[in-house]
A computed fold for a 99-nucleotide RNA from an Alphaproteobacteria bacterium, annotated as Glycine riboswitch aptamer. The model forms 90% of the base pairs in the Rfam consensus. It was read from a public genome assembly, where an Rfam model found it. The source organism's lineage runs through Bacteria, Pseudomonadati, Pseudomonadota and Alphaproteobacteria.

RNA sequence: CAAUCGCCCGUGGGAGAGUCCGUUCCGGCCACUGGCCGGGCCGGCGCCGAAGGAGCAACCGCCCCGGAAACUCUCAGGCACCAGGACCGCGAGCGAGUU
Numbered sequence: 001c002a003a004u005c006g007c008c009c010g011u012g013g014g015a016g017a018g019u020c021c022g023u024u025c026c027g028g029c030c031a032c033u034g035g036c037c038g039g040g041c042c043g044g045c046g047c048c049g050a051a052g053g054a055g056c057a058a059c060c061g062c063c064c065c066g067g068a069a070a071c072u073c074u075c076a077g078g079c080a081c082c083a084g085g086a087c088c089g090c091g092a093g094c095g096a097g098u099u
Base pairs, nucleotide, nucleotide: 002099003098004096005095006094007093009091010090011089012088013087018045020044021043022042024040025039026038027037028036029035030034046079047078048077052075053073054072055071059067060066061065
């Protein structure tokens, strides 16, 4: 100095599942005792797994024990858009010192 690994920041991509039912509130529209559309809170049922969390385990290790998934569970989170999003790519910085 370069590569590699980890962390952090920026950036691009990034799935799944009811824009369901009901009470109520706000706004708009109409042919205005009413009806429709959009949004919010709450409740109910249904559903999803790729924030997080938990469980089993192939496997691995320094083998007492420990580390372990994209599997499993759905506590949390989510089910129009937005946001979030494991993971992948690119760039910079910091650290390690394996080549």